[in-house]
């Protein structure tokens, strides 16, 4: 790099440097951003997975990680629900809200 498994709506700041930008890809939305964006460094803190203690309840912070907005929402399957409209038995259509799955994303631990 790929691949498997789990987690994923909680939870945690600053100061320094830099200076337009970011928030994972395209597509609509929306948020943050000169009161300094994203990256780098310093210290602090969180506790997601290995760890180490403990044994069914945690706890510690050793190795990653991670500290606006639910993984920002949202596309793709299902379904519920309001409003409008089309047929007129049933039923479909956009719009708005919502629930649950997959897909992708990240994080982590193992293998190749």
């Nucleotide at each position: 790099u790929g691949c498997u498994u789990a987690u994923u709506g909680a939870g945690a700041a600053a100061g320094g440097u830099c200076g337009a930008g970011g928030g994972a890809u395209u597509g609509g939305a929306c948020c943050c951003g000169a009161u300094g964006a994203a990256g780098c460094c310093u210290u602090a803190g969180c506790a997601a997975c290995c760890u180490g203690u403990g044994c069914u309840u945690a706890c510690a912070a050793g190795g990653u990680g991670c500290u606006a907005c639910a993984u920002u929402c949202u596309a793709c399957c299902c379904g519920a629900u309001a409003a409008u409209u089309g047929a007129u038995u049933u039923c479909g259509a956009u719009u708005g809200c919502u629930g649950g799955g997959a897909a992708a994303g990240a994080u982590a631990a193992g293998c190749u």
This is a predicted structure of a 112-nucleotide RNA (SAM riboswitch aptamer (S box leader)) from Parapedobacter tibetensis. NCBI's taxonomy places the organism under Bacteria, Bacteroidota, Sphingobacteriia, Sphingobacteriaceae, Parapedobacter. The model forms 97% of the base pairs in the Rfam consensus.